The RNA shown here (SAM riboswitch aptamer (S box leader)) has 104 nucleotides. Model confidence (mean pLDDT): 85 of 100.
Parts: sequence; structure tokens; C1' cells
RNA sequence: GCCUUAUCGCGAGUGGCUGAGGGAAUGGGCCCUGUGAAGCCACGGCAACCCGCGCGUGCGCGAAGGUGCCAAGUCCCACAGGCGCUUUGCCUGGAAGAUGAGGG
Repeated sequence: GCCUUAUCGCGAGUGGCUGAGGGAAUGGGCCCUGUGAAGCCACGGCAACCCGCGCGUGCGCGAAGGUGCCAAGUCCCACAGGCGCUUUGCCUGGAAGAUGAGGG
């Protein structure tokens, strides 16, 4: 990197190094950022996919370990349908993406 599948309106940051970008990609918007971006390290935390236990077998409890995550709904829109009705708003689905588990 590919396939399958589940979830994605909740939650959770300080310090050090460093020094200009960052919010996946493209376009647009809107934000964050020298009161320090991204990255790395340390410590802390959240969550509960794997995991452990229980039973009424899909629910409850737990958190040692494996991942993951710790601005904003996956920051929002883009495609399709519907509602609203001319300020452009809302809803559903899809696509894309992220993460876990499993697979060739």
C1' cells in the first nucleotide's frame, strides 16, 4: 500500500529541545500559530478497538498490556436526494479520510 468490517457531534496537556508553519490531498471557506506551528523527547491524561472478568450473549464492570487519541463535528463545503425559500440555512446518504480488529 490492498481487501473486509466496526466506529467517528463525547472525552483528554504540561514541560524541554527546536524555530515557521499547521488544520490528510485538490479547490474554496474559516480558523490555529513567535503569548511559539509542525516535528522529536519526557511525564501526564482521555477513551475502551484488541484485552481481562461477569452474566441475562450483547450488555455491564475494569484498565496491567498492544494500538489510538489529547483546538474547532473527520473544522466546514465540494457528489446525490429531501426540506426551507432567495440571506442562502438545515437534514439524510454517498465519496474521501482517520483509527481499531481481521485477512491475502